[in-house]
Context: one part of a larger RNA
């Protein structure tokens, strides 16, 4: 831009893509078969491999704005404390998120038409013959079925509701953002408000701060689950989402 009024929502499915794998074991059954040795079809069940998808409760990884330990050096006048730099200085842990080595699920099943093949009935050809007329069975193939996209399917579909020339339905812009994201788009919210920040509480992580005091000659230990704390979960209008504006 189109889909001949404008919207919001729910859909049909022309068509397209994805998936389609397989082992072992148990049982049927030491049965059928076979002199024996050996040893099934069919059917039922269990458990794997590879591959694919989703997820983070568990087990792990990462986690350079979280916590702690520690070396050298520098600064803060000195002590103590704290901070900078040294690969995040090095080391031990680690929330959210992202993840696999983790967890869960999937390729199930049914049907249709068939291939080779196997048949029924059956003439031409008094017989015979699956074929000539007619009818059946039959495969990881094909169609359907399963998952995803999908009306620019210009053949532009359908349904429900709203708006009716009005400062209308609806949308945009602006702002606060994230389950979204390169931008855009998408989604949430904008005071009739919990959208983000802050604050409070909780979860969670570190692992018991400083100062003071007590014990000890001292190192050090106790008072103390302390102190500190990103992303998590809630609560709370303190801060920022203002009145307005544009299209229609």
């Nucleotide at each position: 831009c189109g889909c001949a009024g404008g919207a919001a929502g729910u859909u049909u499915g022309a068509g397209a893509g994805g998936a389609u794998c397989u082992g072992a074991c148990c049982u049927u059954a030491g049965u059928a078969c076979g002199a024996g040795a050996g040893g099934a079809c069919c059917g039922g069940g269990u458990u794997g491999g590879a591959c694919c998808a989703a997820c983070c409760g568990c087990u792990g990884g990462u986690g350079u704005a979280c916590c702690g330990g520690u070396u050298g050096u520098a600064g803060u006048g000195c002590c103590a404390g704290c901070u900078g730099c040294a690969c995040u200085g090095c080391c031990g842990g680690g929330u959210a998120g992202c993840u696999a080595c983790g967890u869960u699920g999937g390729g199930a099943g049914a049907g249709g038409a068939u291939a080779a093949g196997c048949g029924c009935u059956g003439a031409a050809a008094g017989c015979a013959u699956c074929u000539a007329a007619g009818c059946g069975c039959g495969a990881a193939c094909c169609c359907c079925a399963c998952c995803u996209c999908g009306a620019g399917a210009u053949g532009a579909g359908a349904c429900u509701u709203c708006c009716u020339u009005a400062u209308u339905a609806g949308g945009g812009g602006c702002g606060u953002c994230g389950u979204a994201g390169a931008c855009c788009a998408c989604g949430a919210c904008g005071u009739u408000g919990a959208u983000a920040g802050g604050c409070u509480g909780c979860a969670g992580g570190u692992g018991u701060a400083a100062a003071g005091u007590c014990a000890g000659c001292a190192a050090u230990g106790g008072c103390a689950a302390a102190g500190c704390c990103g992303a998590g979960c809630a609560g709370u209008a303190c801060u920022a989402a203002u009145g307005a504006c544009c299209c229609a």
The prediction has a mean pLDDT of 88. This is a predicted structure of a 248-nucleotide part of an RNA (large-subunit ribosomal RNA, domain VI) from a metagenome. Rfam family: Bacterial large subunit ribosomal RNA. RNAcentral holds the full RNA, with entries from SILVA.